[in-house]
RNA sequence: UGAUAGAGGUGCGGAUUUCAUCAGUAUUUAAAAAGCGAUAGUUCGGAAAACUGCUUUUUGGAGAAAGGGGAGUCUGCCGAAGAAAUGAAACGAUUCCAAGUUUUGUUUCUGGGGCGCAGCAGAAGAUGCUGCGAACUGUCACAGCAGUGGAGCGCUAUCAG
Numbered sequence: 001u002g003a004u005a006g007a008g009g010u011g012c013g014g015a016u017u018u019c020a021u022c023a024g025u026a027u028u029u030a031a032a033a034a035g036c037g038a039u040a041g042u043u044c045g046g047a048a049a050a051c052u053g054c055u056u057u058u059u060g061g062a063g064a065a066a067g068g069g070g071a072g073u074c075u076g077c078c079g080a081a082g083a084a085a086u087g088a089a090a091c092g093a094u095u096c097c098a099a100g101u102u103u104u105g106u107u108u109c110u111g112g113g114g115c116g117c118a119g120c121a122g123a124a125g126a127u128g129c130u131g132c133g134a135a136c137u138g139u140c141a142c143a144g145c146a147g148u149g150g151a152g153c154g155c156u157a158u159c160a161g
Stems, first nucleotide, its partner, number of pairs: 001160006009078001011077009027062010040052004045097004081110011111137002115133007139150004
C1' cells in the first nucleotide's frame, strides 16, 4: 500500500402481517335556511378548454384512506445511515406550466445511542429531522492514576507486496 474478516449496542435501514390512532374527520345522503349565479361556479394553484351548478349553517343516516406509531416475523448491514445544497430522469388530475412524489449523480457535515431545551414537519403530549447543552459509551494518540485531544477515507486482526 492492497485484499479479506471483524468490533461499538436501547446499533442502523428495508419488506411484510396485525393493532390502535388518524376520526365519527374527509366524503356522501335526506330535510330546512341563507348566499353567488353564466361578466357566476366546478375541475387542489395559474392559463386554456370542458361542464352547469357551487358555497355556508343546523338536524339526522352512512362513513374511509394515506403518511406517521406499537408488537411480531423475515431480511440487508457497521457511512450502517441521516441531513443540507445542487444536477439529471420519471410520474404529475382534460392540455400546458407549476406545486408535489420517487429514483439517482456530485459536494459538504455527522463515531454511536439516550436525556433536556429550541426550531421544522406532523391530527398529535406519538414520532422523525436539525441545532445547542451536560453526561455516558466505543476507538486511537498523548499522558500517568485519573485526564486531555482527534475523527469512521477511522480502529482491530490476518494475508500479500
Molecule: Lysine riboswitch aptamer
Organism: mouse gut metagenome